[in-house]
């Protein structure tokens, strides 16, 4: 170097034009002698980055990053 696929909360992942979830995790409460387990609230986001379309982009395109996977050239 050429194709395809993936970037969304601290981890896994879901969401696909109209103010962005869920589960585990962390915090605080109930429960328990105590722990763990369980049940309730909370806290947590520049949607990888810039740039176009749109009244409105996380979502649609378009280049560039980064990572998986094929494939191809030197050697």
């Nucleotide at each position: 170097g050429c194709c395809a696929c993936u970037g969304u909360a601290g981890c896994u992942c879901a969401g696909a034009g109209g103010u962005a979830g869920a589960g585990c995790a962390c915090u605080c409460g109930a429960u328990u002698c105590g722990u763990a387990a369980u049940c309730g609230a909370g806290c947590g986001g520049u949607c990888g980055u810039g740039g176009g379309u749109u009244c409105a982009a996380u979502u649609c395109c378009c280049a560039c990053c980064a990572g998986u996977g094929g494939c191809u050239c030197c050697a």

The RNA shown here (transfer RNA) has 75 nucleotides and comes from a Longimicrobiaceae bacterium. Model confidence (mean pLDDT): 81 of 100. Its Rfam family is "tRNA". The family's RNA type in Rfam is transfer RNA. Gene Ontology term of the family: triplet codon-amino acid adaptor activity.